Overview:
The prediction has a mean pLDDT of 83. The RNA shown here (small-subunit ribosomal RNA) has 1460 nucleotides and comes from an uncultured prokaryote. Rfam family: Bacterial small subunit ribosomal RNA.
RNA sequence: AACGAACGCUGGCGGUAUGCUUAACACAUGCAAGUCGAACGGUAACAUUGGAGCUUGCUCCAGAUGACGAGUGGCGGACGGGUGAGACGCGUAGGAAUUUACCUAUUGGCGGGGGAUAGCCCAGAGAAAUUUGGAUUAAUACCGCAUAAGCCCUACGGGGGAAAGCGGGGGACUACUUGUAGCCUCGCACCGAUAGAUGAGCCUGCGUUAGAUUAGCUAGUUGGUGAGGUAAUGGCUCACCAAGGCGACGAUCUAUAGCUGGUCUGAGAGGAUGAUCAGCCACACUGGAACUGAGACACGGUCCAGACUCCUACGGGAGGCAGCAGUGGGGAAUAUUGGACAAUGGGCGCAAGCCUGAUCCAGCCAUGCCGCGUGUGUGAAGAAGGCCUUAGGGUUGUAAAGCACUUUCAAUUGGGAAGAAAGAUUUAGAGUUAAUACCUCUUAAUAUUGACGUUACCAAUAGAAGAAGCACCGGCUAACUCUGUGCCAGCAGCCGCGGUAAUACAGAGGGUGCGAGCGUUAAUCGGAAUUACUGGGCGUAAAGAGUACGUAGGUGGUUAAAUCAGUCGGAUGUGAAAGCCCCAGGCUUAACUUGGGAAUUGCAUUCGAUACUGUUUGACUAGAGUACAGUAGAGAGAAGCGGAAUUCCUAGUGUAGCGGUGAAAUGCGUAGAUAUUAGGAAGAACACCAGUGGCGAAGGCGGCUUCUUGGAUUGAUACUGACACUGAGGUACGAAAGCGUGGGGAGCAAACGGGAUUAGAUACCCCGGUAGUCCACGCCGUAAACGAUGUCAACUAGUUUGGAGGAAUUUAUAAUCUCUUAGUGGCGUAGCUAACGCAAUAAGUAGACCGCCUGGGGAGUACGGCCGCAAGGUUAAAACUCAAAUGAAUUGACGGGGGCCCGCACAAGCGGUGGAGCAUGUGGUUUAAUUCGAUGCAACGCGAAGAACCUUACCUGGUCUUGACAUCCUACGAACUUACUAGAGAUAGAUUGGUGCCUUCGGGAGCUCUGAUACAGGUGCUGCAUGGCUGUCGUCAGCUCGUGUCGUGAGAUGUUGGGUUAAGUCCCGUAACGAGCGCAACCCUUAUCCUUAGUUGCUACCAUUUAGUUGGGCACUCUAAGGAGACUGCCGGUGAUAAACCGGAGGAAGGUGGGGACGACGUCAAGUCAUCAUGGCCCUUAUGGGUAGGGCUACACACGUGCUACAAUGGCCGGUACAGAGGGCUGCGAACUCGCGAGAGUAAGCCAAUCCCUUAAAGCCGGUCCUAGUCCGGAUUGCAGUCUGCAACUCGACUGCAUGAAGCUGGAAUCGCUAGUAAUCGCGGAUCAGAAUGCCGCGGUGAAUUCGUUCCCGGGCCUUGUACACACCGCCCGUCACACCAUGGGAGUGGGUUGCAAAAGAAGUGGGUAGGCUAACCUUCGGGAGGCCGCUCACCACUUUGUGAUUCAUGACUGGGGUG
Repeated sequence: AACGAACGCUGGCGGUAUGCUUAACACAUGCAAGUCGAACGGUAACAUUGGAGCUUGCUCCAGAUGACGAGUGGCGGACGGGUGAGACGCGUAGGAAUUUACCUAUUGGCGGGGGAUAGCCCAGAGAAAUUUGGAUUAAUACCGCAUAAGCCCUACGGGGGAAAGCGGGGGACUACUUGUAGCCUCGCACCGAUAGAUGAGCCUGCGUUAGAUUAGCUAGUUGGUGAGGUAAUGGCUCACCAAGGCGACGAUCUAUAGCUGGUCUGAGAGGAUGAUCAGCCACACUGGAACUGAGACACGGUCCAGACUCCUACGGGAGGCAGCAGUGGGGAAUAUUGGACAAUGGGCGCAAGCCUGAUCCAGCCAUGCCGCGUGUGUGAAGAAGGCCUUAGGGUUGUAAAGCACUUUCAAUUGGGAAGAAAGAUUUAGAGUUAAUACCUCUUAAUAUUGACGUUACCAAUAGAAGAAGCACCGGCUAACUCUGUGCCAGCAGCCGCGGUAAUACAGAGGGUGCGAGCGUUAAUCGGAAUUACUGGGCGUAAAGAGUACGUAGGUGGUUAAAUCAGUCGGAUGUGAAAGCCCCAGGCUUAACUUGGGAAUUGCAUUCGAUACUGUUUGACUAGAGUACAGUAGAGAGAAGCGGAAUUCCUAGUGUAGCGGUGAAAUGCGUAGAUAUUAGGAAGAACACCAGUGGCGAAGGCGGCUUCUUGGAUUGAUACUGACACUGAGGUACGAAAGCGUGGGGAGCAAACGGGAUUAGAUACCCCGGUAGUCCACGCCGUAAACGAUGUCAACUAGUUUGGAGGAAUUUAUAAUCUCUUAGUGGCGUAGCUAACGCAAUAAGUAGACCGCCUGGGGAGUACGGCCGCAAGGUUAAAACUCAAAUGAAUUGACGGGGGCCCGCACAAGCGGUGGAGCAUGUGGUUUAAUUCGAUGCAACGCGAAGAACCUUACCUGGUCUUGACAUCCUACGAACUUACUAGAGAUAGAUUGGUGCCUUCGGGAGCUCUGAUACAGGUGCUGCAUGGCUGUCGUCAGCUCGUGUCGUGAGAUGUUGGGUUAAGUCCCGUAACGAGCGCAACCCUUAUCCUUAGUUGCUACCAUUUAGUUGGGCACUCUAAGGAGACUGCCGGUGAUAAACCGGAGGAAGGUGGGGACGACGUCAAGUCAUCAUGGCCCUUAUGGGUAGGGCUACACACGUGCUACAAUGGCCGGUACAGAGGGCUGCGAACUCGCGAGAGUAAGCCAAUCCCUUAAAGCCGGUCCUAGUCCGGAUUGCAGUCUGCAACUCGACUGCAUGAAGCUGGAAUCGCUAGUAAUCGCGGAUCAGAAUGCCGCGGUGAAUUCGUUCCCGGGCCUUGUACACACCGCCCGUCACACCAUGGGAGUGGGUUGCAAAAGAAGUGGGUAGGCUAACCUUCGGGAGGCCGCUCACCACUUUGUGAUUCAUGACUGGGGUG
């Protein structure tokens, strides 16, 4: 785009068209084919007329008239209408051997006879349908006779051979019974013939679905002769003769299907289709058959058989909607048992007319197409309501209301065309005729003929009055928000949406699209160049056969002539109409319809053209081939020969191992191996040469010699004269493995055995070892049979290398240059390619021929065929299933890939952890609660810089409800405060004191309390809705951008490379040039010096003193401000003259001096809603707020982080020395006194360089202990105390006395550290009433080691592979288990179709006929001719049997496949 559609929701009108696509399933009922009395005998019914009877309204009579049942006869029932089951059909163009009723034209005729028969009547059988007998009768029924042609037959002499009358009118004449008939005339009919028209039959060419897993078919088959038959040709049929005919250009068979004009789609070519309309065909319940007829083998005819239905008196009969309606059934699905013959057409008829479910109309259905309407204008308070909201507003929305108009359509009333022409009656004229009659034609007049129809159309009336829905709104695709839901419910055409903020589900508001429709579904074409004729491909995506030879076929060099088949042009015929297209016309328009034109690309005939192709004839040599002479070669086959090695055998020498591996073991060996020497045997393979070397069609071919043999190539001549290329089928060859028969068998070696490895190891490794490998003959016929690239020939830049041949030059064994040719490689331009790449050996440009492909899987499988001994090969599907599978390249990530480099990463060291006790955190368990969070590194002395109450979020009990807290309103009162009672307290009751501040005198501010509503409140949930903050990779050196360039693109380049660095640090190179965030530096601190300033700091010097205590002093130390200093600056070397590195000097410090702060783009949905903030959700007499007690401190256990130890480098005792950095008013607290001590008492000083905390400890000196569970270690426990605090029971710290556990240096494993570091020693601070072994700081003492980068871990750069991209914690293979689905095999079973061989044989036709019957004609009267019945033969439908083929369904069990 389109539809004969269906379904869902909805539905105002009209026009127009369509309307069982399924069960060619079965049908009730009615209708659909009759007509003619002008063919006939007649009169059953009706009417008219007349008559009769009479009981005046009934009966009877009369074919007399109109007419007419039944019957005879004629014409028509072969058309029209339906359907599409079947397939001798259809389309187109031709042809000759035919027929054609009615019609037209021409020609001729229409004379004279005969015998029957239906009806009617009588009698009979039967339930009926129907039927029998008898008598009588007519014809345009039937049959002769006559006549007859231009008809037919013929032996050319001849012979055969028809008919029917009826009606109208009529003057004279004739016949007889008024009137008829003859006669005349007119019309119709009839018979013969010819011609035409129309219709029909037959024949031929071409075209016309799929399957080769259908390859052979055919005996009347193909042809001939003769005969029969037909309307006619013909094996159409028969007899005889011959052996043909069809088929790879697809016969036969199977399946499917009516064909066409056309229709739908498409730019076209095509593809799909064959409803309505039109042409042809076929069919009429199924099968068969003929009759009649001009025409049928007959839809509404006949006969027979079968199935089904109906009637029946059971004896027998009837029927055929695929005509129109209608019914049942089937189905997703398709209409009224309507009107009329008015029109158009058909049948009959002289006509009137009758018949007509053809047709014309109406009815039903939004089924399609077309048209119209459902109002128009105005209208902002931008109403209300709805929805959203950032709460301001926005939107629905000029939409509504309101105001002003209009009235199409529908409704009502009234009017009102066209479709009507004919025909009838009458008038006039003409023709015909003897005729003014009849009849025919023309003309005029008159009265008529309409189903539709309450028509179309027009007018009037009233009033916006009666008339809008459907789908969609994530992208494709026009249109967005809220609510609900929470991987549920659901959506979905594809991608996909939904797991608590869904523009995707559902609803709503809004919007978009179309609109009396809108969506969905089915099926068709397009897009799809995705079957490619137009118009595709095959190196790697699917696709070149393993290779060659060659048949058919296809294609084919140069030239001349002929021809004109192809090709091109003109003409003629045809290509039906309708349709499509164009132009006009008619309906108000359109759809629709009428007229004309064009077109119909085709076929046939004919006339021309002759370039090309073809054909024929002749010629040529450039393709191809032959002859001659050379060249190279693992080309092939056969025979013979050779040496090295391996193994075995024999003998010698010789002794304990050999062999094998990563390491071993099995194995061999004292019965003498391995090793070594000599000899022998056997089989197989041929080192070096050897080469991206050679040969061959491919597979493949390798010692040497001989014989036989194929091909290639070079040269120069001669010859043949297109002999060529490709190649469906076909044939041959064809690695390895395998098979058969017979040999052979050294080595190697599937299977197998043993040993190892391993979780296992049916493997890799080792020791053995059989088929096999070898030979001969025969099979197999496949390989990643690969260049993943078919064969042939032509053309299209170069360059490099090797081979052959020739020529030229030169300095001549050689080199150089050039030419030709065959082969084999590398690079590369143009061009091609999706890219990779190919590129004269093309994957370039054009040509010839063959093969092959058409999404992945199923599957190169099943079935069938062919081949094979088998293994198996070849040919080769479908169901089902998925939305991908694949190629090339890109960026990452990854690798038990590679290269380079770094890091306390390893190594080298020092000290720990892991074992003990305790502290602390976590898991687990427990509990009323043990609140919550953090969970590899990057959670676990973490949030928590400090849980007895509080904190506190948890639990239990008891309480409050505008609330402990904020804002607003109202009312009272200053605020506040004293004591008491009850209670665990919150709280409740009761009570004392108190009247404040500002003021413009109105009041205001603050506070308490009362009440009410908005609200408060939440450590409730979501860190996967978030902000902010933080961790981590990682202080790793990276991460990017602009412009340019390259690439179809993703992307690349820059950022890679050579060096160098701690560093993408710097230098050089460079299709890149620059830039940004990072690095570094700038900041703080520390190390040196200088300047300035000296109090609370300092004290060299002068005094003074117990004491820098005091007075001078400010040099030094120190303090804290400002400066200086370090930059590879200098020198030497290395390097590329660079960057830089190495060494040195100077210097307090030397190569970022040490330390800190500082953390790129990003990753981990990392952590945190319990710091805070915050969206959404949830709770609201509770998940909120108070309160008391408890819990967070539990304890079979496991882990992390620490402390103290295990001791002598030590413990204890005594003496004695030296810091730094901090803190202090609810504070630090000296001195003094008391206490063993923790501490207490009292109290000076200090808001701090002043006073206090504050004795630093390790260290040093001296003493003691003597290797022991100790004078080590200090857990645990008892008693007694101190301090803080409302309160130390759960649950604090400390002190004294007593007690004195484990533990003697710690398994596997694992952590930290590179210098003022580790280790070790003490000191201070934050938090804090009290409570550190933690944390954050401070100083004292003060090491060892780093060869180095192989390995472990992490990281950076480059490169490589990749089937990964959630990125290796990836992806993914197969079995097994379960469920479902389709399918193969399967003992079989049941249907359908069909071949062959038989049986059978109704009706019918034809032949025969000895039985029977017989009107017309003939007769010699006997009969004959002819006909009918019967019998019989042939053909044959239904049906039956046997045996095959094929197809469908089904089947226990079974095989694989797919999905989950």

The sequence is in RNAcentral, with records from ENA.